Predicted 3D model of a 116-nucleotide RNA (SAM riboswitch aptamer (S box leader)) from a Bacteroidota bacterium. RNAcentral holds the sequence, with entries from Ribocentre.
[in-house]
RNA sequence: CACUUAUCAAGAAAGGCAGAGGGUCAUGGCCCUUUGAAGCCUUAGCAACCUCUCUCCGGAGGCAUCCGGGGAAGCUGGUGCUAAUUCCAUCACGCCACAGGCGUGAAAGAUAAGUC
Numbered sequence: 001c002a003c004u005u006a007u008c009a010a011g012a013a014a015g016g017c018a019g020a021g022g023g024u025c026a027u028g029g030c031c032c033u034u035u036g037a038a039g040c041c042u043u044a045g046c047a048a049c050c051u052c053u054c055u056c057c058g059g060a061g062g063c064a065u066c067c068g069g070g071g072a073a074g075c076u077g078g079u080g081c082u083a084a085u086u087c088c089a090u091c092a093c094g095c096c097a098c099a100g101g102c103g104u105g106a107a108a109g110a111u112a113a114g115u116c
Base pairs, nucleotide, nucleotide: 002115003114004113005112006111007110008109013043014042015041016040017039021032022031023030026090027089028088029087044082045081046080049078050077053072054071055070056069057068058067059066060065086108091105092104093103094102095101096100
């Protein structure tokens, strides 16, 4: 980098360096930002994908334990995240009281686990 699966309406910020952009790319909106953007660092926090721990059910067993599934906790470790629904729309379909609104799905993206 590619592929598969799951999730994406909740949650959680301060400081230092830095100095003009940022909200994935494009377009259109809307918003954040010199009362300091991106990025980097420190600390803190959130969450519960994997791991660890505990527990329940089923199975295997050489009775050490192992495998599959559910749940809990947040004291371990690996990530991730800490403005706004993934900020909103874009493509398709459907509904309505149709300058518009709503819903479902897709696409794209993000994160995790796994595979090559």
It matches the Rfam family "SAM riboswitch aptamer (S box leader)". About the family: The SAM riboswitch is found upstream of a number of genes which code for proteins involved in methionine or cysteine biosynthesis in Gram-positive bacteria.